Predicted 3D model of a 377-nucleotide RNA (Bacterial RNase P class A) from a soil metagenome.

Order: sequence, then C1' cells, then structure tokens
RNA sequence: AAGGACAGAUGAUCGCCGGCUCACCGUCGGGUGGGCGGGAGGAAAGUCCGGGCUCCAUAGGACAGGAUGGUCCCUAACGGGGACCGAGGGUGACCUCAGGGAAAGUGCCACAGAGAGGAGACCGCCCCCUUUGCCGAGGCAGAGAGGGUAAGGGUGAAAGGGUGAGGUAAGAGCUCACCAGUCCCGGCGGUGACGUCGAGAGCUAGGUAAACCCCAUCCGGAGCAAGGCCGAAUAGGGAAACGUUUGAGGGUGGUCCGCCCGAAGUUUCCGGGUUAGGCUGCUUGAGACCGUCGGCAACGGCGGCCCUAGAUGAAUGAUCAUCACCCUGCCGGGGGUAACCGCGGCGGGGAACAGGACCCGGCUUACGGCCUUCUUC
Repeated sequence: AAGGACAGAUGAUCGCCGGCUCACCGUCGGGUGGGCGGGAGGAAAGUCCGGGCUCCAUAGGACAGGAUGGUCCCUAACGGGGACCGAGGGUGACCUCAGGGAAAGUGCCACAGAGAGGAGACCGCCCCCUUUGCCGAGGCAGAGAGGGUAAGGGUGAAAGGGUGAGGUAAGAGCUCACCAGUCCCGGCGGUGACGUCGAGAGCUAGGUAAACCCCAUCCGGAGCAAGGCCGAAUAGGGAAACGUUUGAGGGUGGUCCGCCCGAAGUUUCCGGGUUAGGCUGCUUGAGACCGUCGGCAACGGCGGCCCUAGAUGAAUGAUCAUCACCCUGCCGGGGGUAACCGCGGCGGGGAACAGGACCCGGCUUACGGCCUUCUUC
C1' cells in the first nucleotide's frame, strides 16, 4: 500500500416475541399447561442513489426543472460495479480524476500592471519632422510632436510556442531549418476509448463550464401512514353560494394541452354525532449455501441442498460456569554480552461501532482486534 475473513463458543437457570403441535377447560371467539424448533447487522445507521411492489389515468405531447458525462462490459436498474484508455500524484507497492464542448455565444480572471485578450506601447529599440546646444562642419547630444515595433526590460498565477539563421530603419513565424503542440488526411493495431507511423496546413487560437450556456443520454407523481377488507360513524336538521348540457365540481401530475369521472348535485358555515380499532399487505426472495462450467473480472448458466425474525407503548435479554482471544502483575525455568524474547503455573482486567419496521441491489459514514500478499527504509 492493497485485499480477505471474523464480530466470541458451549452448557445450565430465569425471562421476552412470534410459529407448529399435544392435553384439559369453554357453545364460539378463546384460555391454561406441556413439548418441539426459530428469533438483527456488517454496517440493521444516514435515508444519498437505483429497482421491485401499490395507488393515481392506459402515464401521451410541450415547456420548466433535475441528474449524469472517457470506452467496452455487467446488472432488474443505477449516479453502482469490473476491465481497459487518457491525464495527474507517489522512490515504490499503488492512488486520484463531474474525464463531453473554451476555433457557438456571453461573463469573469483579485493585487500588481500600459495592457487579462484575435489584447496591450510603461521603459526600451527604430524612422521622420521641428527646435536647442556643441565641435574637428556634417556629425553628435538634448527637448517636443507624429509614426513603426511584441525581439529586450518591467508587472503578474497567467502577457500570442522554443533554439538558431536569414531578413529589416528597428522588429516580428515575416521567411527557413530543427524541436514541441494543434487541426486535418491516410496506413497499421484495437470491438472501442485510444496507441503508433507517414504526409499536409495555418505557422500557434491564454485560463475558467462543481460560471451562464451548448451537445448527448435518462427522469410522470406519491409512497406500506402505499393499497385492500371488516367493524363503528358520517343520523335527523338549519343557512348561504354555484350549477343542471352555454355542464358546477372532482380525479394529490411543477405548469399548460390532452385524458378520465360527473345527465345532478357540489361547496362552505352553524348545530349534532362517531372513531383513534381489528385483519390483510408481511416476508419464498433479482434468496442463502455447496459444486461445476463460461468469463481476466464484475457477473452469468446448470445441478444439488436449505427455509432462515415479522414485532407495532414495538420481542431478541440477564446471571453463572468452562474454554478461546488481547493486555498486565507475581513466581519458576530457558535463550541472549545486553536491550529484550519465547515457555509453564497462579492471579487481575478488557472485549468496539451499534438494534429490523414492505422488500432488495448499491454508495457513504461509524467501529474492534486478526490474517494474507506486496512496497520502501
């Protein structure tokens, strides 16, 4: 650094939850007692993704919104996983990456700086003009105005490739050679991301998209308090508004369209009344284990075998004994020069994170010691 398995075991006693069964009691519902077997996790957690299942409407169109973003594969599906590619980090084992687009557009780039972008003349360099001074008399120097220049200096995290030569008033990919990079074309290898080789082009286009945005793909909503059944109740009344086909109103969609119900009632208020239940969904499932075959792997096929919580003011616990693990004290006896390291006996102490609530696949977080392989010193 990567990975794996485990999460104390056995027995006794006393309890708790639910299942099956036997006996007795009871008209039924059921009650009492006995017996048998079952009873949390690697994360049951956070509820962050994805799916099953259920209802809404058979889930359609547009807009809005959200998520994802290398390639191939796996999967019921995923924002998950495997293998690979590319970039970056590390001496290394190995690790990290929202890893499409910055030559579609817009925005932003602190401070410093002239200029933060098809940009920019502050210093410098060069040309021309005017003027002043000097002298050896056609040059030199200073000042001012105009222009050229991105080579050099300076600022900065970042300023329009690098080196050399040509060229020029001075310069510049302005031109050329080589190197680096971009784009494009072709060959070869690969399913592909991509790699490699060759030719060409303009010579070069700053960064930022977990900024707006653009592109591609995906997403209807709500959730087991879903949903279904039983029981009880919504009685009988009063008032107001809207409406009866020009259709009130309703159907839980973010909005609109569309769709469905509604051929007559609906809504609100006053007053009156009832309930806070029971059953189901509910645990047999993309299931666990073993073997074998295919695959680098994730995973899949086949065969065998097993049934493994179902609570709801919410069970799964407590005590004792023995053994195992870790730490430690004393004693004995070894090895070693020593530090120290094993062995035996008798004691003492410790043992983490944490508790299902419809189910499943992931991710993330919390946490104890153990083992294996590899790296470096």